Small-subunit ribosomal RNA, central domain from an uncultured bacterium, 349 nucleotides, folded computationally. It matches the Rfam family "Bacterial small subunit ribosomal RNA". Gene Ontology terms of the family: ribosome and structural constituent of ribosome. The full RNA is in RNAcentral, with records from ENA, Greengenes and SILVA.
[in-house]
Context: one part of a larger RNA
RNA sequence: CUGGGCGUAAAGCGCGCGUAGGCGGAUAUUUAAGUCGGAUGUGAAAGCCCAGGGCUCAACCUUGGAACUGCAUCCGAUACUGGGCAUCUAGAGUACGAUAGAGGGUGGUAGAAUUUCUUGUGUAGCGGUGAAAUGCGUAGAUAUAAGAAGGAACAUCAGUGGCGAAGGCGACCACCUGGAUCGAUACUGACGCUGAGGUGCGAAAGCGUGGGGAGCAAACAGGAUUAGAUACCCUGGUAGUCCACGCCGUAAACGAUGUCAACUAGAUGUUGGGAGGGUCUACCUCUUAGUGUCGCAGCUAACGCGUUAAGUUGACCGCCUGGGGAGUACGGCCGCAAGGUUAAAACUC
Numbered sequence: 001c002u003g004g005g006c007g008u009a010a011a012g013c014g015c016g017c018g019u020a021g022g023c024g025g026a027u028a029u030u031u032a033a034g035u036c037g038g039a040u041g042u043g044a045a046a047g048c049c050c051a052g053g054g055c056u057c058a059a060c061c062u063u064g065g066a067a068c069u070g071c072a073u074c075c076g077a078u079a080c081u082g083g084g085c086a087u088c089u090a091g092a093g094u095a096c097g098a099u100a101g102a103g104g105g106u107g108g109u110a111g112a113a114u115u116u117c118u119u120g121u122g123u124a125g126c127g128g129u130g131a132a133a134u135g136c137g138u139a140g141a142u143a144u145a146a147g148a149a150g151g152a153a154c155a156u157c158a159g160u161g162g163c164g165a166a167g168g169c170g171a172c173c174a175c176c177u178g179g180a181u182c183g184a185u186a187c188u189g190a191c192g193c194u195g196a197g198g199u200g201c202g203a204a205a206g207c208g209u210g211g212g213g214a215g216c217a218a219a220c221a222g223g224a225u226u227a228g229a230u231a232c233c234c235u236g237g238u239a240g241u242c243c244a245c246g247c248c249g250u251a252a253a254c255g256a257u258g259u260c261a262a263c264u265a266g267a268u269g270u271u272g273g274g275a276g277g278g279u280c281u282a283c284c285u286c287u288u289a290g291u292g293u294c295g296c297a298g299c300u301a302a303c304g305c306g307u308u309a310a311g312u313u314g315a316c317c318g319c320c321u322g323g324g325g326a327g328u329a330c331g332g333c334c335g336c337a338a339g340g341u342u343a344a345a346a347c348u349c
Base pairs, nucleotide, nucleotide: 004320005319006318007303008302012317014201015200016199017198021194022193023192025088026087027086029084030083031082033081034080035077036076037075038074039073040072041071042070049065050064051063052062053061054060091191092188093187094186095185096183097182098181099180103177104176105175106174107173108172109171115149116148117147118146119145120144121143125136126135162169163168206247207246208245209244210243211242215241216240220236221235222234223233258316259315260314261313262312263311266294267293268292269291270290271289272288273287274286275285276284277283298305299304322349323348324347331342332341333340334339
């Protein structure tokens, strides 16, 4: 290089935006770079291949041919690709009118509950477990009632429901703001797809500075259990969890399934929109955008997937190449650190 792959065997970057590059709708015309045909020149000889000849044969030598798949120039061809120009509307987008939504940000507000504090009632237990003990309590606990403080999370609604590119998002109200879907017209006229580098976002934990701290709770202490128990269980409890700003940049970041487009039986549930019908609150049919279940063809090693494909194809990117050593060492880059990222080899089976 050719070739084979990436749901679970090794393999889809955590997810976007986007540079270069790659690829790219319809019609007409032009050009003739790619492409195709022809001609000329060149492509040394030897060698290889074919047909002869010479050494008794062969190796070997020798003659002729073919080949040298290439390059250059010239003359042509014009379907396809490329370039130029013009036009178009099926891709893409804009305007208009609606719709749904835990999409994002900021500020404010409410109630339930836990905890603490104050006060009242009240008295000997409470708490906890498999059973206990540590712990709390006559300095009056637990329970109960009223009040206050403070922090965090938002029961029911709640749904293989919704929204978001992913991470993720759930009380209510206001403001600011992104995207999507549907409908019918008008407009722009290929403006598109992918995307090496790059850049942004990115759960939890962790880090820095300053706040905050109710509950929970690594570490830690004690009580149990046990042969032991650096655990599981119990009583406590600090970081942390929360907020602001700045880092970190990783996860079973999962659908273990890259993005985009086209095509290929259906059945059934559900969410948002539209149209039609109806006996007009119900309900039925069609359509469109999601989201589930089952399933034909097909695919698959099987499991399974099956218009939300893992089917049939195309475009572009990423990645894999036996196990261990190892996602490690060294070096580079990034980071305050923790560490991240890029990423071997010896050796061994």